[in-house]
Context: one part of a larger RNA
RNA sequence: CUGGGCGUAAAGCGCACGUAGGCGGAUAUUUAAGUCAGGGGUGAAAUCCCGGGGCUCAACCCCGGAACUGCCUUUGAUACUGGGUAUCUCGAGUCCGAGAGAGGUGAGUGGAAUUCCGAGUGUAGAGGUGAAAUUCGUAGAUAUUCGGAGGAACACCAGUGGCGAAGGCGGCUCACUGGCUCGGUACUGACGCUGAGGUGCGAAAGCGUGGGGAGCAAACAGGAUUAGAUACCCUGGUAGUGCACGCCGUAAACGAUGGAAGCUAGCCGUUGGCAAGUUUACUUGCGGUGGCGCAGCUAACGCAUUAAGCUUCCCGCCUGGGGAGUACGGUCGCAAGAUUAAAACUC
Numbered sequence: 001c002u003g004g005g006c007g008u009a010a011a012g013c014g015c016a017c018g019u020a021g022g023c024g025g026a027u028a029u030u031u032a033a034g035u036c037a038g039g040g041g042u043g044a045a046a047u048c049c050c051g052g053g054g055c056u057c058a059a060c061c062c063c064g065g066a067a068c069u070g071c072c073u074u075u076g077a078u079a080c081u082g083g084g085u086a087u088c089u090c091g092a093g094u095c096c097g098a099g100a101g102a103g104g105u106g107a108g109u110g111g112a113a114u115u116c117c118g119a120g121u122g123u124a125g126a127g128g129u130g131a132a133a134u135u136c137g138u139a140g141a142u143a144u145u146c147g148g149a150g151g152a153a154c155a156c157c158a159g160u161g162g163c164g165a166a167g168g169c170g171g172c173u174c175a176c177u178g179g180c181u182c183g184g185u186a187c188u189g190a191c192g193c194u195g196a197g198g199u200g201c202g203a204a205a206g207c208g209u210g211g212g213g214a215g216c217a218a219a220c221a222g223g224a225u226u227a228g229a230u231a232c233c234c235u236g237g238u239a240g241u242g243c244a245c246g247c248c249g250u251a252a253a254c255g256a257u258g259g260a261a262g263c264u265a266g267c268c269g270u271u272g273g274c275a276a277g278u279u280u281a282c283u284u285g286c287g288g289u290g291g292c293g294c295a296g297c298u299a300a301c302g303c304a305u306u307a308a309g310c311u312u313c314c315c316g317c318c319u320g321g322g323g324a325g326u327a328c329g330g331u332c333g334c335a336a337g338a339u340u341a342a343a344a345c346u347c
Stems, first nucleotide, its partner, number of pairs: 004318003007301002012315001014201004021194003025088007033081002035077008049065006091191001092188003095184005103177007110154001115149007125136002162169002206247005215241002220236004258314006266292007274285004296303002320347003329340004
């Protein structure tokens, strides 16, 4: 290389955009590069193979044949692939008319609750637990009423509901803005798919600068528990959590399932919109999201038109366990570290 695989055994990059490259719809015509056929030249000798012969045999040697699967050239073939030309519309996109949505960014705004502050009522407890204590309280707490401040999060609606490429997104209003679906077939006419490198986005934690800080809460302190208790429980509590800008670039970043296209029984929910038939709630057709289930697949579990089925194209990845996602080196980072990535040895 061939070959086998990647839901759970090793293995799908966290996700997208996209360069090179690979692959690519229908019809006609042309070319003849790939492809196929015929001819010619060359393909040294030896070796290998076949037939025969010589050393007593064999190794070895000699003769003949075949072969040297290749390259060059020439004459043809034209189904397929490629190149050129022309046409087409079903792939892809544009346009028009509707529609749904926690999609994104910025600004404003609302109520409930917690905490704190001020004032009133009021008196001895409150809080907390399995039980307690630390803690708070006669300098008036807890409870209750009124007023104020501030920060963060948005109960009900809420739904295997919706939107987004993924991460993710949930009070309300406005502004700006991305994508999607359905219907019409008006337009372009293969403009497509994938994508090594590359670029961008990317939860939480963490880092830098500045401002903010209600609640919660690593670290830390104390009280308990315990043989001990650097924990689980309790009382406190700082980073952090929130904002702006900049970094980090990782997660069980999961559907543990890469992307695209076609084909392959159905049944029952739910969601978006439209049309027709029809009857006043059904049927059929399109796009999502779920449950079950046939064929088929699977080691089994299970998957099953949202495939893990049957095919095609492109990318990524795997090759016994440990050593190790480590060392060294490179790149990136302020750092933490990330990424790329071995070997000795051992079973």

This is a predicted structure of a 347-nucleotide part of an RNA (small-subunit ribosomal RNA, central domain) from Mesorhizobium mediterraneum. The coordinates come from a structure-prediction model, not an experiment, and the mean pLDDT is 88. RNAcentral holds the full RNA, with entries from ENA and SILVA.